[in-house]
RNA sequence: AGCACGAAAAGGCAAACCCGUCGAAAGUCGGGGACGCAAAGUCACCGGCCUAAAGGGUAUAGCAGCCCCAUGGUAGCGGGACCGCCGAC
Numbered sequence: 001a002g003c004a005c006g007a008a009a010a011g012g013c014a015a016a017c018c019c020g021u022c023g024a025a026a027g028u029c030g031g032g033g034a035c036g037c038a039a040a041g042u043c044a045c046c047g048g049c050c051u052a053a054a055g056g057g058u059a060u061a062g063c064a065g066c067c068c069c070a071u072g073g074u075a076g077c078g079g080g081a082c083c084g085c086c087g088a089c
Base pairs, nucleotide, nucleotide: 005087006086012037013036017032018031019030020029022027035076041082042081043080045079046078047077048074049073050072055068056067057066058065
């Protein structure tokens, strides 16, 4: 010094759950809270997973119901891209 490694210390993030917020939902955001995390920092590009409002199909007198569908999500499912703190072996 390092794109490798993850001991220690400082500092950081925050699952479930609860309250509020936005949303059709999945889920987001804010507060509380800590299961965990060395990228649990950022990005939906690829695969996976979740949801199905609008639309389409079916059904019906008309609805409801059922089926399809991402244009909605998930970065704390994996890959990839970008960026980054500390310093033992």

c-di-GMP-I riboswitch aptamer, 89 nucleotides, folded computationally. Its Rfam family is "c-di-GMP-I riboswitch aptamer". From the family's description: GEMM was predicted in a large-scale screen for bacterial structured RNA regulatory elements. It was read from a public genome assembly, where an Rfam model found it.